Predicted 3D model of a 73-nucleotide RNA (transfer RNA) from an archaeon.
The RNAcentral record of the sequence draws on ENA.
Rfam family: tRNA. Rfam describes the family as follows. Transfer RNA (tRNA) molecules are approximately 80 nucleotides in length.

[in-house]
């Protein structure tokens, strides 16, 4: 330098052939216990990497940029 993949909640990851986003773990509160843990119930938490384009509408499509991983040279 070229090609390809990833970027979504604190962490690990789903997801939608475009219609306003979820799980597990963690965290907070409750339940239970003499107490702790476990169990069970509930809550909070995300401008879906950034900018722009298309569209009535973009996390999803298109372009650019950033970052990371893999391969080639």
């Nucleotide at each position: 330098g070229c090609g390809g993949g990833g970027u979504u909640a604190g962490c690990u990851c789903a997801g939608u052939c475009g219609g306003u986003a979820g799980a597990g773990c963690g965290u907070c509160g409750g339940u239970c216990u003499c107490a702790u843990a476990a169990u069970c119930c509930g809550g909070a938490g995300g401008u879906c990497g950034c900018c722009a384009g298309u569209u009535c509408g973009a996390u999803c499509c298109u372009g650019g940029c950033a970052u990371u991983c893999c391969g080639c040279a």